[in-house]
Predicted 3D model of a 265-nucleotide RNA (Bacterial large signal recognition particle RNA) from a Candidatus Methylomirabilota bacterium. Its Rfam family is "Bacterial large signal recognition particle RNA". Rfam links the family to the GO terms signal recognition particle, plasma membrane targeting and SRP-dependent cotranslational protein targeting to membrane, signal sequence recognition. The model forms 92% of the base pairs in the Rfam consensus.
Order: sequence, then structure tokens, then C1' cells
RNA sequence: CCGUGCUAGAUGGGGAGUUAGCGGUGCCCUGUACCCGCAAUCCGCUCUAGCGGGAUCGAACUCCCGCCCGAGGUCAUAAGCCGUUGGGCGUCGGCCUGCGAUCGGGGCGAUGAUGGUUGGGUCCCGCGCAAGGAGAGUUUGUGAACCCCGCCAGAUCCGGAAGGAAGCAACGGUAAACAGACGGACUCCUGUGCCGCGGGGAAGCUCAGCCGGAGCCUCGAUCGCCGGCACAGUCCGGAGGCAGCGAUCGACGGUGGGUGCACGG
Repeated sequence: CCGUGCUAGAUGGGGAGUUAGCGGUGCCCUGUACCCGCAAUCCGCUCUAGCGGGAUCGAACUCCCGCCCGAGGUCAUAAGCCGUUGGGCGUCGGCCUGCGAUCGGGGCGAUGAUGGUUGGGUCCCGCGCAAGGAGAGUUUGUGAACCCCGCCAGAUCCGGAAGGAAGCAACGGUAAACAGACGGACUCCUGUGCCGCGGGGAAGCUCAGCCGGAGCCUCGAUCGCCGGCACAGUCCGGAGGCAGCGAUCGACGGUGGGUGCACGG
């Protein structure tokens, strides 16, 4: 140096979380990487820290170590950006109400504006009238197997007989009750009334009379002022995300180094 057979080892790794700690199941990253069983109120272990069973590769592309790179994760962070939320302000802008000025449009007005005054209405109280309704009343009809009335066939009872008694049905009537009609008189009620009488009336509106004699109402634009809202704005605070800076772990990849045993030639 070559060949054969083995062994250590490998057949994924990492982050957060959990845990006294380690590894795994579950989540995330990397990216391709044997199989079966176990496992979140979890499973297996104890610093050589998954356990049990099987399979393959095997001393190097593959195993081990150092360095570089750095996906991604975690922690921290005053200042930036984003959206969200609580509160404050009311300076500029926005919206709303009112007032004023100017300009413009429309309407009413010498057949009399605004205003003043008198009276009435609208409003309230009382009474009346009317209307509607209810009750009571009057009237008509129906209306009782017996315990209502009249008359009582038959039957019953008393009597020797003459005769008498009680009395069902039918017939006639009536009570309670039911149904209908009436609206003159009585009682009560009212979401009733272009009704009447009396009284009260602050303001408004309205109608009419009188006084008086020229204004009055409305819409729009612009500007100004008072007030309001808090939409934009702004200030303070809370929680969150992103970016940046820092710390830490670090997959994949790159690079350098290291690692056997036996037999035969």
C1' cells in the first nucleotide's frame, strides 16, 4: 500500500417552553434524514442523563473536535414608525345653533305694515241643554209532571142510598225567569257637542273694531362675534406590532485538524 472480517461511532440537528436537571413526545426553525412500541394533569432517565426491540452503514463525502458564516429563536431596549385605546385642550381648519354688518333674490303693505288699545275665540271651572249608553219602569209573548191557582173527565175514598170529600191528566190562568217593544216622566254615566249661561284668564296664536301712518316677513352668499361638538389637530398615559441597537443560543453550509482492531498478501 492492497484485500477480507470487525469495533467505537453514525442513520439528523437546533430554539423556546416544561423540568431540580437531561433527553423525548407536542410547538417553531433548518431541510430530507432507518423501522416498531411508549408519552402533556406526560414518558424515560440522573451528569456517559430517552427507554425497550430490530435493521443498515462503518474508520471516512459519512464519525469526532476547533474556527468562520449565519436561517431562525429568546431576553432587553429611552429615542423612531404604524395602527389601537383612555384622558385633557379648544390656537388654525371642519360641523351645528344664535346674533350683527354688507350685497342680492322673493313675498306682504296707503284696499293701511310694524306698533298701541278694546272686545271675542282658542284654554280652565261650574251649571244647563242636547246626544249616546246603562238601570229602573211600562207593555207584549213564552212560561210549573208534583211540592202555584181555577175548573176538575176517568180512577180513588166515605155512605145502605141520596149525596159528599180529596184530587191527577187535559183545559184556562199566573209567579220566578227569559225574549221582544217603548222612550213621555225617574236615576246614573260620558275620550260626546261648529250648543247655551255664569265665572276665571300669565303668555302665545287668531278674528273683529278703533288709533296711527311706512314699514314688515323670508331665502341665499360673504365677513365678523358669542356659544356648543370634539371630526381633523395637539398634549399626556396604557397595551401591542415593525424597524434599529445590544446580549445570548444557534440549524444548514464552508474550512482546518483528529480517530481504531484482527488476519492474509